[in-house]
Molecule: Lysine riboswitch aptamer
Organism: mouse gut metagenome
RNA sequence: AUAGAGGCGCGAAUAUUAUCAGUAUGCACAAGAAGCCGCAAGCAAUGAAUUGUGCAAAAAGGAGUAUUCGCCGAAGCAAAAUUUCUGCACAAAAUUUUGCUGGUUUUAUACUGAAUAAGUAUAAAACUGUCAUCUGGAAUUGCCAGUUUCAGAUGAAGAGCUAU
Numbered sequence: 001a002u003a004g005a006g007g008c009g010c011g012a013a014u015a016u017u018a019u020c021a022g023u024a025u026g027c028a029c030a031a032g033a034a035g036c037c038g039c040a041a042g043c044a045a046u047g048a049a050u051u052g053u054g055c056a057a058a059a060a061g062g063a064g065u066a067u068u069c070g071c072c073g074a075a076g077c078a079a080a081a082u083u084u085c086u087g088c089a090c091a092a093a094a095u096u097u098u099g100c101u102g103g104u105u106u107u108a109u110a111c112u113g114a115a116u117a118a119g120u121a122u123a124a125a126a127c128u129g130u131c132a133u134c135u136g137g138a139a140u141u142g143c144c145a146g147u148u149u150c151a152g153a154u155g156a157a158g159a160g161c162u163a164u
Base pairs, nucleotide, nucleotide: 001164002163003162004161007072009071010070011069012068013067014066015065016064017063025056026055027054028053029052030051031050035043036042038088039087075101076100077099078098079097080096081095082094083093084092102128103127104126105125106124107123108122109121110120111119112118130156131155132154133153134152135151136150137149138148139147140146
């Protein structure tokens, strides 16, 4: 450098389904009587906040299924910087740098979320793959060593492991 392995393996796209939700929101009527908004701007006595009734009525994110694509630091998270987004801020998205995490599952806590779904982080268990060391068995061998394989124990981390 190339090609691979771990397994409910990772990520993305499209379509569709349910949920979100009879919610937000709009209109009309009635009550109400000065506020609404993170700041500014803006809206408001031509009636704010709030409440009730009636009519209409979403979407995004997340989830399931199917198909396809890219892959095995796949990818995720944290911090910082830059950029995008009426102005500032928050949030979100993209890029870069640094750091952490082999993978999966369960439980607890916290955060995000409409949610008891799901995700993320931390901690504790269990399972599992790789390599190293040690012990024991089997095969190979005339015997030992070595090699292959099985089981157990301990440890480590993906810039790792296997093959060429």